[in-house]
Molecule: transfer RNA
Organism: uncultured Hungatella sp.
RNA sequence: GGGGCAUUGGCGCAGCUGGGAGCGCGUUUGAAUGGCAUUCAAAAGGCCGUGGGUUCGAAUCCCAUAUGCUCCA
Numbered sequence: 001g002g003g004g005c006a007u008u009g010g011c012g013c014a015g016c017u018g019g020g021a022g023c024g025c026g027u028u029u030g031a032a033u034g035g036c037a038u039u040c041a042a043a044a045g046g047c048c049g050u051g052g053g054u055u056c057g058a059a060u061c062c063c064a065u066a067u068g069c070u071c072c073a
Base pairs, nucleotide, nucleotide: 001072002071003070004069005068006067007066010025011024012023013022019056027043028042029041030040031039032038049065050064051063052062053061
């Protein structure tokens, strides 16, 4: 210098033929129980690495760029 992969709530991940942003753990609240452990229910928390573009509509497609991993030279 060139190619590939990853980037989504605090953490780990799903979402892939463009159309309601979800799961587990964790956190908070409430209930059950003698119990601050366990179980159950509910809630808060992310505008999807960043900036543009295409489209009626983009986490998803295109371009550029940042960080990490990796391959080639």